[in-house]
Molecule: small-subunit ribosomal RNA
Organism: uncultured bacterium
């Protein structure tokens, strides 16, 4: 000192939480010692038992044991008497029991602190002076002797003693009633004298030392009694009070008083809170806190106030008495039932409560008290002991060496790290506990005295002594494991759905340590009740407004008190305790001594600005006066148009009305419409304004009356007469209510039409109260400037309304200047910003309201107001961790702008309807392997599923170091290959036989070795799961203009800014402006490839022109012009020209060009978005399997079919089908290949084999198209789909389950509903070719080529997406949001 939590973020607001100190505490794991404290906070509920007040024989009758003494007696043990000495039990008497010791029930004042009075009082026993102690008496208890009772205890009688009692005497300085004088006091009065006169005392004991007793006066001690301030909460307690308040008397006390009591007065006391209710002992202190404060009153001290609850009073110095009397009540006990006892809130104890609190210990050894003349007795005061880690303090659980560092554990990238010098181990020391002995102190006091503590000395030996809590952030401290919104965690935020530093555990780590957490409680942080030290426009929170009471503040100048102040003093402010110094226990807690504070109360004095209070003056603050003004200020009356509606006529003839759209309604009984006349009622057009007027509500057509306030000007008068206002009082829009009029329009309620899924609603057609007025209630609103009144002072600019002045010879206009109101813009200043900013939310005085998290609630209760509706005042329980407030950035909106896109329209052809292909749902199946799923899954992963492929998808059979790689041991010469045999569905199993390679050397199938083989370990293996643990790839948004960054400025801050803005542009493309300059990734450009020329180069390509040749054909010879092919090169840039446009970008038109504003096409995809796809391509973290989820093999499946859905293909036909005939590409591929002439078959093919590794050969026939013939609108010479047969080709092998042919069969189908899709030019539509996978081939799919070749865009309302600015916004998972009521 200060953090955590509201948000995407950011500032403020504001709450909840923490960290920190503390306790008479509990509870949980743990626990070695010692010293010093402290221990029933609950039931002021109830106790068994012991003990806690006695004591003095030197007051006294009295009574009895030992020892000495003395006498008797004696059976010699003894016994009896007296003495003495001593006194149990008990009793008379003093003296204490009133103290100590416990506890906090009551008590807000009869109490406590402080300070002060008592002139209104007392004091046993103690001290200190005077002065006395004198003669008498009668008793009684005990003890004896009877009685009653169960008992407790009662009573009769005989009789006895005193420092018990009483009676005389003496006496004063004492009391009491009078009296003189004098001094003193705030006062009732008090002291001192002086006189008169009446009253009043005693007790003895004795060891002869004393000790007592009585009088009076002083002292000292403790009391009692009063004032005055202070000491809780509540107004949801506003009035209380009859001994009440005051008086005169009298009582009565130690003493003053209504204390009490007669009588008299009618007073006291209250918002400074009376009365009443709840709560509590108070203080000195303790806790905490920088302090101020706040919270508290265990232990220790002082005061109170109780003593089973209530009363009582007596004794005494002193009680209305804890263990003492009485009565009365509860409760407990005894009991013979008649009647008694009995009081732990005293030490110990008990049962009980309760989270929780100890021994029914030792001792008067010390300290004090009581008694005593002492000795001594008592004493659960006190000394001590015992129990509790309850709290503080202090020791110890051992030092020192000791490894690149043991094990065991834990991690791991397997390399290693960690725990850790710690340990074993060496050498050591002895604190404390433990044995064994001894006695300084505490003892004061010569001797004696110690419950209990304490000191010393020696033995032995690391031995008997370490846990608890936490380790996501806040807070120091992290990894594996287990678990899988379960178990659990948690002070607050929150953690846990399969990688959890947050659960449990384990390893390690932090922090304390005989303790260590948790709990609850109090101060702290919390400036979160703010005096120090908050706030009130939006965050909670100015009263709806004025007018005033109390109250609080108040202007200039003088004088005076001295009340506040300020400085100086007196006296107090008990000791402990806080501090600060010395000292004593070995230190330290603790203990002593000294000083200092105690911040307060008090007395005295000094000062005289400040405030106060008296008294004078003053005019500037307020008010009057005069003499001008402006206004929807108010009341009350009258009066006027326009409009609307009704009435009655008139004129007319079918609809009016109304609405998004249409119905209810009105209307031929004549509506609407239109004229004309009466009659109603409420409101006033224009002027009207950013206008005026009022305290606020509010005020609006003329004129009348009456009325209140305001502003200039003059500067006559008053002379602080003011501000502000707690109750209090008036006024308060609208709805409301109550009599009682009025009633045109409008219109809650209600009816009825529509709208809708309903529609108790918005819309429409009626329509009652009310709206109007008169009195008379309500008293509430966003009663808003969400901004309390008053006064001063703090730049400016400009409008606007009302007055005065000047300027002008006058006067209007204008200008300058003043004053008073209303706006608008700014500056300093201020604010969380937004904003406010001489009408302040600035600076500052004064005084009032108001506020302290959300919710519950402006709710309930009481209370008071109202006729009622219901104001007004105003809680808690319980919830939650936030509500809230300004901005900020994105996203959204059936907000607005601008722009774009085949996104609509304008078109052209599809899809949805049939068949069939495919692809996928769903169903089925032993299995129909997986994945993909809106666009962005579905002819997609598959550019090829008969076996293979294929995936444990299904049946089944077989293998286990394996189908693959690497290592390492061992083995022994087997072995791969290869040929043949067997059993098998293979797969693999088995038998025979040949049988490789280096390198040595004794050249032999000799030895070694690598491979290879078997045995065993390691380990491979997995298309097993997790794409939500990734990598990479990839789909979309999107080829959409947008993302961003450095500086710099601007804002507290997120963040802006730039990037907006004005143009432009296919585009953040360009341009100008601008606090922004400038840069990156994107867009363009660069790159391929297409159109044009040039220019090199001619072979396989070409063939004009020269030649030769052929039936023909660049066939040859030859050329390079020309097509072409393929490198290089030009070329296109808004470069010219007009125009618009800001002198710009750019645009629009022409011009020349093969192509013109990006030429066409494609490759190129920005920061990111979907936790999109993909663990089944690859790679991979973790998990899971290991005679199985590997691996191999057969044979099915992946093709299954009531259904849906998608993408496609033929088609329905005449823009056509069929036959003959005849043109014109472009890119490709070909050696296990493409394969030509020829030739066989109707064909698919087949034979057969030239040519070509290809600008040479082949695939290869382009097809649509053209020409001609037919068919003629039909289910057809249109579709061709199912089915029969019968072939070909491929492959080890076409049932399942290939594709092609020929020959028959000829479905559906006549142009497709609702809805949908693709295109903007060489495009759509048509037409064919080619290739890649491939043994074949379900290809109609997929990428490619090239012929033929259209329509249409007027334009951006409307649907879709999209991009820039603005705007709201309680959403940010972001509108698939958020969130309200109902059930």
């Nucleotide at each position: 000192a200060g953090a955590g939590u509201u948000u995407g973020a950011u500032c403020a607001u504001g709450g909840c939480u923490c960290a920190g100190c503390g306790c008479g505490a509990a509870c949980g794991c743990u626990g070695g010692c010692g010293g010093c404290a402290u221990g029933g906070c609950u039931a002021a509920a109830a106790c068994a038992u012991g003990c806690a007040a006695g004591u003095c024989g030197a007051a006294c009758g009295a009574u009895u044991a030992a020892a000495g003494c003395c006498c008797c007696c004696u059976u010699c043990g003894g016994g009896g008497g007296g003495u003495g000495u001593a006194u149990a039990a008990a009793g008379u008497g003093g003296c204490g029991a009133a103290a100590g010791g416990g506890c906090g029930a009551g008590g807000a004042a009869u109490a406590u602190a402080u300070u002060u009075c008592u002139a209104a009082c007392g004091u046993g026993c103690c001290c200190u002076c005077g002065g006395a102690u004198c003669a008498g008496g009668g008793a009684u208890a005990g003890c004896c002797c009877g009685g009653g009772g169960a008992a407790a205890c009662c009573u009769g009688g005989u009789g006895u003693a005193a420092u018990a009692c009483c009676u005389g005497a003496u006496g004063a300085u004492c009391c009491c009633u009078g009296u003189u004088g004098a001094c003193c006091g705030u006062a009732u009065g008090g002291u001192c004298u002086u006189u008169a006169g009446g009253g009043c005392a005693a007790a003895g004991g004795u060891c002869c030392g004393c000790c007592g007793u009585c009088c009076g006066a002083g002292g000292a001690u403790c009391g009692g009694g009063a004032a005055a301030u202070a000491u809780g909460c509540u107004a949801u307690c506003a009035g209380c009070u009859u001994g009440u308040u005051g008086g005169u008397g009298a009582g009565g006390u130690a003493a003053u008083g209504g204390c009490u009591c007669a009588c008299c007065a009618a007073g006291g006391c209250u918002u400074a809170g009376a009365c009443g209710g709840c709560u509590a002992g108070c203080g000195g202190g303790u806790g905490u806190g920088a302090g101020a404060g706040c919270a508290u009153g265990a232990c220790c001290c002082g005061c109170c106030g109780c003593a089973u609850c209530g009363g009582g009073a007596c004794u005494g110095a002193g009680a209305c008495a804890c263990u003492g009397c009485c009565c009365g009540g509860a409760c407990u006990c005894c009991u013979u039932c008649g009647g008694g006892a009995g009081g732990c809130u005293g030490c110990a104890g008990u049962a009980a409560c309760g989270a929780a609190u100890a021994u029914u210990c030792c001792g008067c050894a010390a300290u004090g008290c009581g008694c005593g003349a002492a000795a001594g007795c008592g004493u659960g005061a006190c000394g001590g002991a015992g129990c509790a880690a309850u709290g503080c303090c202090g020791c110890g659980u051992g030092a020192a060496g000791g490894a690149c560092g043991a094990a065991g554990c834990c991690c791991c990238u397997c390399g290693g790290g960690g725990u850790g010098u710690a340990a074993a181990c060496u050498u050591c020391u002895g604190u404390c506990a433990g044995g064994a002995c001894c006695u300084a102190g505490g003892a004061a006091g010569a001797u004696c005295u110690g419950a209990c503590c304490a000191g010393g000395u020696c033995c032995a030996g690391a031995g008997g002594a370490a846990g608890g809590g936490c380790c996501g952030g806040c807070u120091a401290a992290g990894u594996u494991c287990g678990u899988g919104c379960c178990a659990g965690c948690a002070g607050c935020c929150g953690c846990g759905g399969u990688a959890a530093u947050a659960c449990g555990a384990a390893c390690g780590g932090c922090c304390c340590g005989a303790g260590c957490g948790u709990u609850g409680c109090g101060c702290g942080g919390a400036a979160u009740c703010a005096u120090u030290g908050g706030g009130c426009u939006u965050a909670a929170a100015g009263g709806g407004u004025g007018c005033g009471u109390a109250g609080g503040c108040g202007g200039a100048u003088c004088u005076g008190c001295a009340a506040g102040u300020a400085c100086u003093u007196u006296g107090u402010g008990a000791a402990a305790g806080c501090c600060c110094c010395c000292g004593g226990c070995u230190c330290a807690a603790c203990c002593g001594g000294g000083g200092a504070a105690u911040u307060g109360c008090u007395u005295g004095g000094u000062a005289g600005a400040c405030u106060g209070c008296a008294a004078a003056u003053c005019u500037u603050g307020a008010g009057a006066u005069u003499g001008g003004u402006a206004g929807g200020g108010g009341u009350g009356g009258u009066c006027g148009g326009a409009a609307c509606a009704g009435u009655a006529g008139g004129u007319g003839g079918a609809g009016c009305g109304g609405u998004g759209a249409a119905a209810u309604g009105c209307a031929u009984a004549g509506a609407u419409a239109u004229c004309u006349a009466c009659u109603g009622g409420a409101a006033c057009g224009c002027c009207a304004a950013a206008g005026g007027u009022g305290a606020a509500g509010a005020c609006a057509g003329g004129c009348c009356a009456c009325u209140g306030g305001g502003c200039c000007a003059a500067u006559u008068c008053u002379g602080a007469c003011g501000c502000u206002g707690a109750g209090g009082c008036a006024c308060g829009a609208a709805a409301g209510c109550g009599u009682g009029g009025g009633g045109a329009g409008c219109g809650a309620a209600c009816g009825g039409g529509a709208u809708u899924a309903g529609a108790u609603a918005c819309c429409c057609c009626g329509g009652u109260a009310g709206u109007c007025c008169a009195c008379g209630c309500c008293c509430u609103a966003a009663a808003c400037g969400a901004u309390g009144u008053g006064c001063a002072c703090u730049a400016a600019a400009u409008c606007c309304c009302g007055g005065a002045g000047g300027u002008u010879u006058u006067g209007a206009c204008g200008c300058c200047c003043u004053c008073g109101g209303g706006g608008u813009u700014g500056c300093a200043g201020c604010g969380a910003a937004a904003g406010c900013a001489u009408u302040a939310a600035g600076u500052g005085c004064a005084c009032c309201g108001c506020c302290u998290g959300g919710g519950g609630a402006g709710u309930a209760c009481g209370g008071u107001c109202g006729c009622a509706a219901g104001g007004c005042u105003a809680a808690a329980a319980c919830u939650c961790a936030a509500a809230g407030g300004a901005a900020u950035u994105g996203a959204c909106g059936g907000g607005g702008g601008c722009u774009c896109a085949c996104a609509c329209a304008a078109g052209c052809g599809g899809u949805g309807g049939a068949g069939c292909a495919u692809g996928u749902g769903g169903c089925u199946u032993a299995a129909u392997u997986c994945g993909a799923a809106g666009c962005a899954a579905c002819g997609c992963g598959a550019a090829g599923a008969a076996c293979c492929u294929u995936a444990u998808c299904c049946a089944g059979g077989g293998u286990u170091u394996g189908a693959c790689a690497u290592g390492u041991a061992c083995g022994g010469a087997u072995u791969a290959g290869c040929u043949g045999g067997g059993a098998g569905a293979a797969a693999c199993c088995u038998c025979a036989g040949u049988g490789a390679c280096a390198c040595u050397c004794u050249u032999g199938u000799a030895g070694u070795g690598g491979a290879a083989c078997g045995u065993a370990c390691a380990c491979a293996g997995g298309u097993g799961c997790u794409g939500c643990a990734u990598g990479g790839c990839u789909g979309u948004c999107g080829u959409c203009a947008g993302c961003u960054c450095g500086u710099g400025c601007c804002g507290u801050g997120a963040g802006g800014u730039g990037u907006u803005a004005g143009g432009u542009u296919a585009a953040g493309u360009c341009c100008u402006u601008c606090a922004a300059c400038g840069a990156g990734c994107g867009a363009a450009a660069c790159c391929c490839u297409u159109g044009c020329c040039g220019u090199u180069a001619g072979u396989u390509g070409c063939c004009a022109g020269c030649g030769a040749g052929u039936a023909a054909u660049g066939u040859c010879g030859g050329g390079g012009a020309c097509u072409c092919u393929a490198g290089c090169g030009g070329g296109a840039c808004u470069g010219c020209c007009g125009g618009u446009g800001u002198u710009a970008a750019a645009c629009c038109g022409g011009a020349g060009g093969a192509a013109g504003g990006u030429g066409g096409g494609g490759a190129u995809g920005a920061c990111g978005u979907c936790a999109a796809g993909u663990c089944c391509u690859c790679a991979u973290g973790g998990c899971c399997u290991u005679u199985a989820u590997g691996c191999c093999c057969u044979g099915g499946g992946c093709u299954g079919c009531a259904c849906a859905c998608g993408u496609g293909c033929u088609a329905c036909a005449a823009u056509g089908g069929u036959a003959a005939c005849u043109a014109c590409a472009g890119a490709g591929c070909g050696a296990a290949g493409c394969g030509a002439u020829a030739u066989c078959g109707c064909a698919a093919g087949g034979u057969g084999g030239a040519g070509c590794a290809a600008a040479u050969c082949g695939c290869a026939a382009a097809a649509a198209a053209g020409u001609u013939g037919c068919c003629u609108c039909a289910g057809u010479u249109c579709g061709g789909a199912u089915u029969g047969g019968g072939g070909u080709c491929u492959g080890c092998a076409a049932u399942u389950c290939g594709a092609c042919c020929c020959c028959a069969u000829g479905a559906a189908g006549g142009c497709g509903g609702a809805a949908u899709c693709g295109c903007u030019a060489g495009u759509a539509a048509u037409c064919g070719c080619g290739u890649a996978u491939c043994a074949g081939c379900u290809a109609c799919g997929a990428c490619g080529c090239g012929g033929u070749g259209a329509a249409u865009a007027c334009g951006u309302u409307c649907c879709u997406g999209a991009g820039c600015c603005u705007u709201g916004u309680a959403g940010a998972c972001a509108c698939c949001g958020c969130c309200c009521g109902u059930a």